[in-house]
Molecule: transfer RNA
Organism: Ignavibacteria bacterium
């Protein structure tokens, strides 16, 4: 240099262009004299006493009533192909 791919919560992994799923891990309670287990709630970010709200899918922009998903461009990682030594 060419050509295909991937990049989502701590980790892993769903998601017909219809508003972020699941498991593990953690944290909190139930239970137990204690633990384990087993069930019940929370588990990206901000914010609020709390109910809630904002916002969020590698960064940035586009299309479109609506984008992890189409399309532009950039980072990074993968494989394969060429090249120089």
């Nucleotide at each position: 240099g060419g050509a295909a791919g991937a990049u989502u919560c701590g980790c892993a992994u769903a998601a017909u262009g219809g508003u972020a799923u699941u498991g593990c891990a953690g944290c909190g309670g139930u239970c137990u004299u204690g633990a384990a287990a087993a069930c019940c709630g929370c588990c990206g970010g901000g914010u609020u006493c709390a109910c809630g709200c904002c916002u969020g899918u590698g960064g940035g922009g586009g299309u479109u009533c609506g984008a992890g998903u189409c399309c532009c461009u950039c980072a990074u990682c993968u494989u394969c192909c060429g090249c120089c030594a």